[in-house]
Molecule: Bacterial RNase P class A
Organism: Erythrobacter sp. THAF29
RNA sequence: CAGGGGGCCGAGGCAGCCGCGUUGUCUUUUGACACCGAGGAAAGUCCGGGCUCCACGAAACGAAGGUGGCGGGUAACGCCCGCCCGGCGAACCCUUCGGGGAAAGCCGAGGGAAAGUGCCACAGAGAGUAUACCGCCGAUGGCGCCUAAAGCGCACAGGCAAGGGUGAAAGGGUGCGGCAAGAGCGCACCGGGGCGCUGGCAACAGCGCCCGCAUGGCAAACCCCACCUGGAGCAAGGCCAAAUAGGGGCCUCGCGCCUGUUUUCAGGCAGGAGUGUUUCGCUCCGAGAGGCCCGGGUUGGCUGCUUGAGCCGUCCAGCAAUGGUCGGCCUAGAUGAAUGGCUGCCGCCGCGCGGCAGGUCCGGUAACGGAUACCGCGCGCGGAGACAGAACCCGGCUUAUGAGGCCCCCUGAUGU
Numbered sequence: 001c002a003g004g005g006g007g008c009c010g011a012g013g014c015a016g017c018c019g020c021g022u023u024g025u026c027u028u029u030u031g032a033c034a035c036c037g038a039g040g041a042a043a044g045u046c047c048g049g050g051c052u053c054c055a056c057g058a059a060a061c062g063a064a065g066g067u068g069g070c071g072g073g074u075a076a077c078g079c080c081c082g083c084c085c086g087g088c089g090a091a092c093c094c095u096u097c098g099g100g101g102a103a104a105g106c107c108g109a110g111g112g113a114a115a116g117u118g119c120c121a122c123a124g125a126g127a128g129u130a131u132a133c134c135g136c137c138g139a140u141g142g143c144g145c146c147u148a149a150a151g152c153g154c155a156c157a158g159g160c161a162a163g164g165g166u167g168a169a170a171g172g173g174u175g176c177g178g179c180a181a182g183a184g185c186g187c188a189c190c191g192g193g194g195c196g197c198u199g200g201c202a203a204c205a206g207c208g209c210c211c212g213c214a215u216g217g218c219a220a221a222c223c224c225c226a227c228c229u230g231g232a233g234c235a236a237g238g239c240c241a242a243a244u245a246g247g248g249g250c251c252u253c254g255c256g257c258c259u260g261u262u263u264u265c266a267g268g269c270a271g272g273a274g275u276g277u278u279u280c281g282c283u284c285c286g287a288g289a290g291g292c293c294c295g296g297g298u299u300g301g302c303u304g305c306u307u308g309a310g311c312c313g314u315c316c317a318g319c320a321a322u323g324g325u326c327g328g329c330c331u332a333g334a335u336g337a338a339u340g341g342c343u344g345c346c347g348c349c350g351c352g353c354g355g356c357a358g359g360u361c362c363g364g365u366a367a368c369g370g371a372u373a374c375c376g377c378g379c380g381c382g383g384a385g386a387c388a389g390a391a392c393c394c395g396g397c398u399u400a401u402g403a404g405g406c407c408c409c410c411u412g413a414u415g416u
Base pairs, nucleotide, nucleotide: 001412002411003410004409005408006407007406008405009404012346013345014344015343016342017341018340020037021036023034024033025032026031039387043398044397046396047395048394049393050392051233052232053231054230056281057280058279059278060277061276064229065228066227067226068225069083070082071081072080073079084110085108086107087106088105092101093100094099111224112223116222117221118218119217120216133164134163135160136159137158140157141156142154143153144152145151172190173189174188175187176186177185191213192211193210194209195208196207197206198205199204237303238302239301240300247294248293249292250291251290252289253288256269257268258267259266260265271285272284273283274282310329311328312327313326315324316323317322348383349382350381351380352379353378354377356376358375359374360371361370362369363368
C1' cells in the first nucleotide's frame, strides 16, 4: 500500500436565568432553600426469573409445551463463554482447465431414517428391496454369403447399466486391469462399516488392522430417544371509604345406618367433595355438594412503588464467560401522567482563509533561507441531525437508528 474480516466510541459537558415533578428542612400562610429527575434500545412482549395470589400433600402414569454436539458460567434461560464437527470463505497454491485446496472470520433448527407411518411435484425408462429412452456387445446359440472351412455380415435369442439424456437428487468417486461388451468383477487411493491402541473430562482427533461394502433425501414432516416445565399476573395483591338487591330462575347427584342419651347433643360407619387417572395420607361434609342463565351496586383514595441476583474502581483466580477480596456511590417514582425554554463558554463535525511559535520537505558545514499537499495552531462561517419517552423490578434475545472517528486480526506485495 492492497484485499478479506472483527470490535469500540460518539445520542454532549459546565454555568446562569426563567418554568415543571418527587423527597427533605424551614415558614402562621402565601412561599423559601437544598439534592435528584427518561434510553441504548425505555421498543417488541419473544425467553428466564424476583415478587404476589390461587392450587391440600406424596408417588406412579398420562396430556400439553419447550430444549437438543461437548464442557463451563449464571438465580435461571431457548442466554453467554470456550472447544469439537460440518458448510461458506479472499489472496495464494495445484490443475487433466471440469475443478480442488485454502487464513482471520461468518453460519449451523448440530440426537435418531435398521421402531413405525408419510412425502419426493413436473420431467424421465425408472425416485427405494426403483430401471432400459438413446445406446454398447453379440464370445455361445440362431440366420445369411462362401462348394466347404476360415472369414465376413445381420442383430433374432441373449448379455450390460460403464457412456449419453431427464431431473434438486438415478444405487459410492477417480484411475488401472479384466471382459464379447461391461459391472467392486479384481486391485490402488479416497469414501463407508467394524475392531483395537494413543491423546483428550468429553464431543472428537490421529494411527493400525479387517471387510468389497445393495439399501438415496426429507424428522424447520408425524414420530422415537434424552432432559426440563403447576396456573395466573402489579389491570398481581393488601387496606380504607362508599353504595346496592343477604336478588331471581333452572338442572344433576344425595339426604342412609349403628351406639350412648329424657330431648338436644356426642362419637362412629357407608357415602360425597378437595385432582387428568390410580394408590396412600390429610382436611371438610355426613346433609349437603356441583353446574348454568338473568339482573343490580362499586370504576374513589392509600399502598404495592423503588437499596437492587444494584452501579463504579483497584487487586486476585480463570483462555474466556464469570467469580472473589477491598474501597466508594444512592442516581425518577409520575397517576391523564413531570424532566422544558433562552444565553454564554468549552468540546464535537463540515467548509473556507492564514506560513503561522511547531512538525514535515528542499538548499546550506553552520547560522540561516525557501516551500506548504499533509499533521498541528489561529481566525471566520455554518451544523449540532437519527431511532425514539420510564409506569413493579431485573438478566437476555430480537428489531430501529446518528455527522463521523478510533483500535485490532488474517493474507499478499514493496522497502528497511